[in-house]
Context: one part of a larger RNA
Molecule: small-subunit ribosomal RNA, 5' domain
Organism: Nitrincola alkalisediminis
RNA sequence: GAUUGAACGCUGGCGGCAGGCCUAACACAUGCAAGUCGAGCGGUAGAAAGUAGCUUGCUACUUUUGAGAGCGGCGGACGGGUGAGUAACGCGUGGGAAUCUACCUGGUAGUGGGGGAUAACUUGGGGAAACUCAAGCUAAUACCGCAUACGCCCUAAGGGGGAAAGGAGGGGCUCUUCGGACCUUUCGCUAUCAGAUGAGCCUGCGUAGGAUUAGCUAGUUGGUAGGGUAAAGGCCUACCAAGGCGACGAUCCUUAGCUGGUCUGAGAGGAUGAUCAGCCACACUGGGACUGAGACACGGCCCAGACUCCUACGGGAGGCAGCAGUGGGGAAUAUUGGACAAUGGGGGCAACCCUGAUCCAGCCAUGCCGCGUGUGUGAAGAAGGCCUUCGGGUUGUAAAGCACUUUCAGUGGUGAGGAAGGGUGAGCAGUUAAUACCUGUUCACAUUGACGUUAGCCACAGAAGAAGCACCGGCUAACUCCGUGCCAGCAGCCGCGGUAAUACGGAGGGUGCAAGCGUUAAUC
Numbered sequence: 001g002a003u004u005g006a007a008c009g010c011u012g013g014c015g016g017c018a019g020g021c022c023u024a025a026c027a028c029a030u031g032c033a034a035g036u037c038g039a040g041c042g043g044u045a046g047a048a049a050g051u052a053g054c055u056u057g058c059u060a061c062u063u064u065u066g067a068g069a070g071c072g073g074c075g076g077a078c079g080g081g082u083g084a085g086u087a088a089c090g091c092g093u094g095g096g097a098a099u100c101u102a103c104c105u106g107g108u109a110g111u112g113g114g115g116g117a118u119a120a121c122u123u124g125g126g127g128a129a130a131c132u133c134a135a136g137c138u139a140a141u142a143c144c145g146c147a148u149a150c151g152c153c154c155u156a157a158g159g160g161g162g163a164a165a166g167g168a169g170g171g172g173c174u175c176u177u178c179g180g181a182c183c184u185u186u187c188g189c190u191a192u193c194a195g196a197u198g199a200g201c202c203u204g205c206g207u208a209g210g211a212u213u214a215g216c217u218a219g220u221u222g223g224u225a226g227g228g229u230a231a232a233g234g235c236c237u238a239c240c241a242a243g244g245c246g247a248c249g250a251u252c253c254u255u256a257g258c259u260g261g262u263c264u265g266a267g268a269g270g271a272u273g274a275u276c277a278g279c280c281a282c283a284c285u286g287g288g289a290c291u292g293a294g295a296c297a298c299g300g301c302c303c304a305g306a307c308u309c310c311u312a313c314g315g316g317a318g319g320c321a322g323c324a325g326u327g328g329g330g331a332a333u334a335u336u337g338g339a340c341a342a343u344g345g346g347g348g349c350a351a352c353c354c355u356g357a358u359c360c361a362g363c364c365a366u367g368c369c370g371c372g373u374g375u376g377u378g379a380a381g382a383a384g385g386c387c388u389u390c391g392g393g394u395u396g397u398a399a400a401g402c403a404c405u406u407u408c409a410g411u412g413g414u415g416a417g418g419a420a421g422g423g424u425g426a427g428c429a430g431u432u433a434a435u436a437c438c439u440g441u442u443c444a445c446a447u448u449g450a451c452g453u454u455a456g457c458c459a460c461a462g463a464a465g466a467a468g469c470a471c472c473g474g475c476u477a478a479c480u481c482c483g484u485g486c487c488a489g490c491a492g493c494c495g496c497g498g499u500a501a502u503a504c505g506g507a508g509g510g511u512g513c514a515a516g517c518g519u520u521a522a523u524c
Base pairs, nucleotide, nucleotide: 001524002523003522004521006520007519008518009517010516013371014370015369016368017367018366019364020363021329026327027326028325030324031323032322035074036073037072040071041070046065047064048063049062050061051060052059053058054057081282082281083280090207091206092205093204094203095202096201099199100198104195105194106193107192108191109190110189111188112146114144115143121136122135123134124133125132126131152161153160154159166187167186168185169184170183171182174181175180208254209253210252215245216244217243220242221241222240223239224238225237226236227235257279258278259277260276261272262271263270264269284305285304286303287302288301307318308317309316310315335361337360338359339358343357344355345354346353347352374404375403376402377401384395385394386393387392408465410460411459412458413457414456418451421447423445424444425443426442427441428440429439430438468513469512470511471510472509473494474493475492479508480507481506482505483504489496490495
C1' cells in the first nucleotide's frame, strides 16, 4: 500500500447492488418448512336442486358440489441446513470394466379368464394416555393362482421358467338380461430392446505438519472352491501357500471437509476455502436393518445411551446443523414479516393444491458504487475569535447583503415492465364411422402482481431538512499561543515532558480523507 463475513470509538442525509453466528455439531418454548390424487377403491358429514311417500317437515332416492378419516398410487432419497468426522480413491484431473437406473423418449409384442382376503364401518373389551385386542361385514390400478410368451431368463442344449389393471370422455349402425357388449379417443398396466439422465465400482497422477513416531501387518498378502452383491473384489467362509507395506517415510500422533475460486503480488509465489457453483460427509450420541428404482433415510422405523417433558407410577412422548424466534457462549452477526405474481419442484387428465425452495419486503454505513448537504456575486476586507514587534496580521469572499437554482428528502398526481399462461366462446386442422369426445392452432372476450404509496414522469413550496473524523517533532502533508512542570500524560519506530514543550491538555489556525474517519485484529 492492498484486502476483510470483521469488531470497537466518535459521527451519520439519500439511493442502487451485495453481505450478515467466523464462538457452543450448546440446549431449545411456539408457529410454519411435504404433500397430492375422488379420472384407482369402498364409503361419505354438510350444502343446493329435483322426484316419491306422506305424519306438512321428516324419510327414501337421483343429480351437482363437497369435509374428515381409511385402503391404494406417486412423492417424502429432491429441494433446504451444517462442516462434527475424514489425510481418505474423500476431493481434483485423466483413464477403465464387471453394473443398476423410477419418472422421460423411441421401437417391438401383449393387456384373456378366475380366486381368497383386509382396512374403513358396526359391535364388544382393555388402557390415565399413547394406543390396542376380539368378532362380524365390504371394495379396488391392494394381494394370489391359471392361460398365453415376439423379445427375456436358466440349461447338461434334450428342455424348463416367468406377465399384466384397469380408469375417464363420446357414440351412428348391430346385439341386449336395458346393466351393458361393441366401436373410438385418451390416461394407464405387462414383457423386452435401445436412448437419455442419474448412480455404484476400479485405477495412474496430484492433494498438511511431526522421525523428540522406525518398524507395521493374521483376513494380514496371494491362490483354489463356495457364498454374497445390481456389479469386479478377502467383500465373507473353508482349505492351501507365506506372503504384503516401509527412509521414494510404512505405522503412529497432531491438524484439516476438498475443489472451481478468493486476497495479495510485476510475476514466481504466499495466504485462504464466507457468499455463489461442483463433490463429499453428517442429522441429539452409538448401532441396525425395513420399504423402495434409489436410503441404511434431517422433519421414517427398531435397539441402547445422555438429556427434556407428560403420567392415574403400570407406561408413554421428543430431537431447529430447515425458516423465523428464545436462552447461553461471545468483541460480534438480522424479522416469531408478505406471496406463490414470476422461476423451479411434488402430486393431478386438468382446474388446481402444496412449496420458510424461491421471489420480495423489514433490520444493520458491514462492504462496494453513485448523489447531495447549494450556485453566482459580494471589501466597509464588518463584528467576534486568535496572534501581535500594537503598526497590524489571520479567520476571509468566508459571513451578512443582492441575484438565482431545486438534485435528493417532503407533499399531491400520473404511471410502464416483470404476464408467459389458465378460463369462456367461435373458426380451422389432426384423430375417428362420426359434425361426439380429445388434442393442436388462430381470433375475440373477461381476467391472473407479493413487491407496490414500484421504477420512471409531472406539479408544488422553500436555501429551505443534511459534516464529520483523524492528524499537524522526524519518517509524513500540516504552527502558533496558553496551561502543566520527568507531574499529568503521549508513543507505530526514533523518542517527547525536570518553567519559554510546533511531541502532554486546551484554543486559534492548518493538513488529509469524507458519510464516513480513526483504532484494533488478520493476510499478502